The prediction has a mean pLDDT of 86.
Predicted 3D model of a 470-nucleotide part of an RNA (small-subunit ribosomal RNA, 5' domain) from an uncultured bacterium.
Rfam family: Bacterial small subunit ribosomal RNA. Rfam links the family to the GO terms structural constituent of ribosome and ribosome.
[in-house]
Context: one part of a larger RNA
RNA sequence: AACGAACGCUGGCGGCAGGCCUAAAACAUGCAAGUCGAGCGCCCAGCAAUGGGAGCGGCGGACGGGUGCGUAACACGUGGGAAUGUACCUUUCGGUACGGAACAACUCAGGGAAACUUGAGCUAAUGCCGUAUACGCCCUUACGGGGAAAGAUUUAUCGCCGAAGGAUCAGCCCGCGUUGGAUUAGCUUGUUGGUGAGGUAAUGGCUCACCAAGGCGACGAUCCAUAGCUGGUUUGAGAGAACGAUCAGCCACACUGGGACUGAGACACGGCCCAGACUCCUACGGGAGGCAGCAGUUGGGAAUCUUGGACAAUGGGCGAAAGCCUGAUCCAGCCAUGCCGCGUGAGUGAUGAAGGCCUUAGGGUUGUAAAGCUCUUUUGCCAGGGAAGAUAAUGACUGUACCUGGAGAAUAAGCCCCGGCUAACUUCGUGCCAGCAGCCGCGGUAAUACGAAGGGGGCUAGCGUUGUUC
Numbered sequence: 001a002a003c004g005a006a007c008g009c010u011g012g013c014g015g016c017a018g019g020c021c022u023a024a025a026a027c028a029u030g031c032a033a034g035u036c037g038a039g040c041g042c043c044c045a046g047c048a049a050u051g052g053g054a055g056c057g058g059c060g061g062a063c064g065g066g067u068g069c070g071u072a073a074c075a076c077g078u079g080g081g082a083a084u085g086u087a088c089c090u091u092u093c094g095g096u097a098c099g100g101a102a103c104a105a106c107u108c109a110g111g112g113a114a115a116c117u118u119g120a121g122c123u124a125a126u127g128c129c130g131u132a133u134a135c136g137c138c139c140u141u142a143c144g145g146g147g148a149a150a151g152a153u154u155u156a157u158c159g160c161c162g163a164a165g166g167a168u169c170a171g172c173c174c175g176c177g178u179u180g181g182a183u184u185a186g187c188u189u190g191u192u193g194g195u196g197a198g199g200u201a202a203u204g205g206c207u208c209a210c211c212a213a214g215g216c217g218a219c220g221a222u223c224c225a226u227a228g229c230u231g232g233u234u235u236g237a238g239a240g241a242a243c244g245a246u247c248a249g250c251c252a253c254a255c256u257g258g259g260a261c262u263g264a265g266a267c268a269c270g271g272c273c274c275a276g277a278c279u280c281c282u283a284c285g286g287g288a289g290g291c292a293g294c295a296g297u298u299g300g301g302a303a304u305c306u307u308g309g310a311c312a313a314u315g316g317g318c319g320a321a322a323g324c325c326u327g328a329u330c331c332a333g334c335c336a337u338g339c340c341g342c343g344u345g346a347g348u349g350a351u352g353a354a355g356g357c358c359u360u361a362g363g364g365u366u367g368u369a370a371a372g373c374u375c376u377u378u379u380g381c382c383a384g385g386g387a388a389g390a391u392a393a394u395g396a397c398u399g400u401a402c403c404u405g406g407a408g409a410a411u412a413a414g415c416c417c418c419g420g421c422u423a424a425c426u427u428c429g430u431g432c433c434a435g436c437a438g439c440c441g442c443g444g445u446a447a448u449a450c451g452a453a454g455g456g457g458g459c460u461a462g463c464g465u466u467g468u469u470c
Stems, first nucleotide, its partner, number of pairs: 001469003005466005012342006018335002020300001025298003029295003034059003039056002042053004066253003075178007084170002089166008097131004106121006137146003151158002179225003186216003191213008228250004232243004255276005278289004306332001308331003314328001315326004345375004355366004381406005389397001414459005419440003425454005435442002
C1' cells in the first nucleotide's frame, strides 16, 4: 500500500460498486422454457360469434444462467495448418408431379393404491412410405447405376426439395509457453511404425487383422502432490513476487459411475436408460426425486443478503402478426463490505464566567471553548411542481432524480494512542500484585509504560485489532 475480509467500540446522508473464500454437503416451498390454430384431426361450453382443452406435428429446450469437482492436458495462451461439418440468416441456379398405408387424440372393454398402462375399432396432416422426374449431386470397372419435395391462407405472400457459394459457429492437427518433488529413474504391448480394412462430418492405432520391434527418458520420462487457464488484479522506481473475487474469453462439470437415443448441433443442469448411495410415497405388488438456476431452509463456519417488482428498456425462444414465455436482464430490498462526495454549523464574543484538573496556593490550564449577540439552512422534515430513460403507443423503477417555497441550530461524533521506535504529560490508585506488550521491555511505595481522571496527539462516519499478499 492492498483486501470478496472477520472481530471490538461507534454510527447522519447520498452516489457507485461488492456480498458462501468453508460442505461439488443435504434440500421443504414457489418460480427459472416454452411457443405456433396461418401444419392437422378431434373434444367441451355456446343459438351463433367465439372461448377453452388435451393430442399428432414444427421450431426451440445444445442458448441464456450456475459452479470450479476433475484436469499438469493441445486444457489454456499465442502463432500457424488441412482432411471437415454447419439449423436459422444470405446470394445464385433448378424444381415443387402422381399415389399409398398407418398411429395418437376419440369410442368401447379392461388392469393398477398410485405412477401409469393393456386390448379392439375409427381418423387427419407440413407425420410416414412408394412411384415419376434430376440443372447441379453421389457411386462407378466411366458402361452405367442411385437419390427429392408440403403445403397453408387467399391473390399476395409465407413455406418445401436438390445443388453451388458466403457468413457464423464448431470439430481436428502442429510449433512455442504454462506449479513443486529425484527421499519418484527407468516407463510403454495398441505400446512405436507399416500394409490393408472398418469407423467418423473429417485426419489419425480411433478400432481391428497381419507384419516389423520399436517409442519415451537426466534438455527429467514414469510416478506422487498441488492446481481450472487467460485478459488481468495487488504491490513495487523497475526487475520481479503473490493472486486469478467481481467483469470478459476459453475449458470442465450438473447426486455418484456408465451408456447411448433424438437432432444441424448433446453423449444433453431443470431429456432418456442402467447401476449405486440418499430422501420421499405405498394398499408392500410397486413407484417418485436430484437448487454447482433465482429466492429461501438446515448444516458447516470468524463470515457472506429478499422465499421482492417488472417484462418499461436491452437481449433471447416461438409466431405472418397481435402476442405469449423469459429469477437472462432491468430495478427495488438488506449489509459502513469498499471507494468517492457531503454534513454534524458560521461570525463575533474576556470580568478570560461557573465547573473540572494541576498548583510553589500567587496562579496556570481546559479556553473564544461555553453562555450571550448577529447570521446561514447543506442534510433531514413539511408543502407544491415534476422529468429523461420511449419512437405514434407502452415506465417496473416512481411521484424517483431534480426544482421552488416554508419552519428551525435545529435531526447528526466517535475510535485509537500519548516510555523509545512514534506525533502527544501530569495527578491519583496499585505495589513483580493486578495488569501491559509489535520489538526493546514496564510493574518489587514517588510507574509520563498497569487502572482511572484531567490535559494532549492522530484519524474521522469511522477507528482500532486479527489474518493474508507485495